[in-house]
């Protein structure tokens, strides 16, 4: 780096170093940051994907945390594309239609993580 499956509104931070950015990417919004960002190191913690034990109707369920990952501001920070609903406006027209804006719901795309795979 390819593909498949699952999850993504819960949870969990201190110290050292560093010295201006960061929140994946593009645009917009909104946040975090010299009362110290990113990165790196140490320790601690969260969770339970792999894992361990037990039960099993073999689908799974419960308990655990030694090990491999992951994670520890804000929903994956929010919006963008599509469908549906509500609502407001504009135009035409009188059955209503088209367009635009806002809000909500569901989904898609993209992304992150894990396990397997080429």
């Nucleotide at each position: 780096a390819u593909g498949u499956u699952a999850u993504c509104a819960a949870g969990a931070a201190a110290g050292g170093u560093g010295g201006a950015g960061g929140g994946a990417u593009u645009a917009g919004a909104c946040c975090c940051a010299u009362u110290g960002a990113a990165g790196c190191c140490u320790u601690a913690g969260c969770a339970a994907c792999c894992c361990u034990u037990u039960a099993u109707u073999c689908g799974u369920a419960a308990a655990g945390a030694a090990g491999g990952u992951g994670c520890u501001a804000a929903a994956u920070u929010c919006u963008a594309c599509u469908u549906a609903a509500a609502u407001a406006g504009u135009u035409g027209u009188u059955u209503u239609a088209a367009c635009u804006g806002u809000u909500u719901u569901a989904g898609a795309u993209a992304g992150a993580u894990a396990a397997c795979u080429c």